FMN riboswitch aptamer (RFN element) from Amnibacterium flavum, 149 nucleotides, folded computationally.

[in-house]
RNA sequence: AAUGUGCUCCGGGGUCGGUGUAAUUCCGAACCGGCGGUGAUAGUCCGCGAACCCGCCGUCCGCAUCUCACGCGAGUGAGACGAGGUCGACGGGCCGAUCCGGUGGAAUUCCGGUACCGACAGUCAAAGUCUGGAUGAGAGGCGCACAGG
Numbered sequence: 001a002a003u004g005u006g007c008u009c010c011g012g013g014g015u016c017g018g019u020g021u022a023a024u025u026c027c028g029a030a031c032c033g034g035c036g037g038u039g040a041u042a043g044u045c046c047g048c049g050a051a052c053c054c055g056c057c058g059u060c061c062g063c064a065u066c067u068c069a070c071g072c073g074a075g076u077g078a079g080a081c082g083a084g085g086u087c088g089a090c091g092g093g094c095c096g097a098u099c100c101g102g103u104g105g106a107a108u109u110c111c112g113g114u115a116c117c118g119a120c121a122g123u124c125a126a127a128g129u130c131u132g133g134a135u136g137a138g139a140g141g142c143g144c145a146c147a148g149g
Base pairs, nucleotide, nucleotide: 003147004146005145006144007143009141010140015029016028017027018026030129031128032118033117034048035047036046037045043116044115052093053092054091055090057088058087060085061084063082065080066079067078068077069076070075099113100112101111102110120132121131122130
């Protein structure tokens, strides 16, 4: 030094005009681009992440059934098992989009040109840009401590 464990902190950007009763949603023109990788810098290459769905395991919650204990009894307590809900870990599913020319040893990443893409819910009218879940989660990044020769 690699590496491992634990921890702190950080960890997503973007709008104007027109029409209209009503639109930052339509129309026109703009604008934006998470994380790791890569023979050289990436929204579009290879992967990853958030939302949503499924499976499995666990937490907690009340419910049904059964058993046991206690009680004269209504019932109370404990346990087993089942379906459901809840939150969490893990695994899986789903998951958009670029080409041409130039330079070069090397670039779908740079330069020039041209195109394209963007979860879900909400909304006086359809949303990448507004509002919301989200003061959340998170790929991961810097650092610190310990182990490590």

The coordinates come from a structure-prediction model, not an experiment, and the mean pLDDT is 83.